[in-house]
Molecule: transfer RNA
Organism: Sumerlaeia bacterium
RNA sequence: GGGCGCAUAGCUCAGCGGUAGAGCAGGUGGCUUUUAACCACUUGGUCCUAGGUUCGAGUCCUAGUGCGCCCACCA
Numbered sequence: 001g002g003g004c005g006c007a008u009a010g011c012u013c014a015g016c017g018g019u020a021g022a023g024c025a026g027g028u029g030g031c032u033u034u035u036a037a038c039c040a041c042u043u044g045g046u047c048c049u050a051g052g053u054u055c056g057a058g059u060c061c062u063a064g065u066g067c068g069c070c071c072a073c074c075a
Base pairs, nucleotide, nucleotide: 001071002070003069004068005067006066007065010024011023012022013021018055026042027041028040029039030038048064049063050062051061052060
């Protein structure tokens, strides 16, 4: 230098262009002598950034940033 993949909740990850979700974690309550476990309810998002397309973008397109992998080049 070229190519590919990934970026969404505190963490791990889903998500047909049409209401942003699950598990874990956190909070409250129940249960229990207490804790843990279990049960119920519940909080939590600039969907990496900036543009574009569209009635409508997490999703499609362009550029950029970060991370990972492969190839090439220099030495």